[in-house]
RNA sequence: UCUGGCGUAGCUCAGCGGUAGAGCAAUCGGCUGUUAACCGAUUGGCCGUAGGUUCGAAUCCUACCGCCAGAG
Repeated sequence: UCUGGCGUAGCUCAGCGGUAGAGCAAUCGGCUGUUAACCGAUUGGCCGUAGGUUCGAAUCCUACCGCCAGAG
C1' cells in the first nucleotide's frame, strides 16, 4: 500500500428493509432459619462516525475511524 471480516445493552452475541432481542451481569421481590441455588419482575441501546438510496435503514450503497486476519 492492497484485500477480506467485525463494530448492536456493563460482557458474550442474535437480528440481513417495516417501532431492537436473548443469555450472563446489576437492582427489586418470592422461596429458605440465613447464604447460595432456584423462580418472577424491573432497569439498561441516537445499532462506530458522517452522508446517500428508500414511504421506511441496525439491515442496502459510499467515505472515514477502530480492531482482527491475509497479500505484497
Transfer RNA from an uncultured Alphaproteobacteria bacterium, 72 nucleotides, folded computationally. Its Rfam family is "tRNA". Rfam classes the family as a transfer RNA.